[in-house]
RNA sequence: UCCGGCGUAGCUCAAUGGUAGAGCGGGUGGCUGUUAACCACUAGGUUGUAGGUUCGAGCCCUACCGCCGGAGCCA
Repeated sequence: UCCGGCGUAGCUCAAUGGUAGAGCGGGUGGCUGUUAACCACUAGGUUGUAGGUUCGAGCCCUACCGCCGGAGCCA
C1' cells in the first nucleotide's frame, strides 16, 4: 500500500429499511439471624466519525478513524 471482517449500554451480543433490546454487571427494595442465592423495580445509548440516498437508516452508498486477519513492497 491492497483485500476481507468487525465497531450498538460498563462487558458479551441481538435487532426484515419502520418504537434501539437481551443476558451479565450496577443501583434500590423484598426475602433471610447474616451473607450468598432468589424475587421485584430501576438507571444506563452521539448505534466509531462526517456526509449521501430515502417519507423513514444500527441496517443501503461514499470518505475517514480504530481493531483483527490475509496479501504485497522496501530494508
A computed fold for a 75-nucleotide RNA from a bacterium, annotated as transfer RNA.
It was read from a public genome assembly.
Model confidence (mean pLDDT): 80 of 100.
Rfam family: tRNA. It is annotated as a transfer RNA.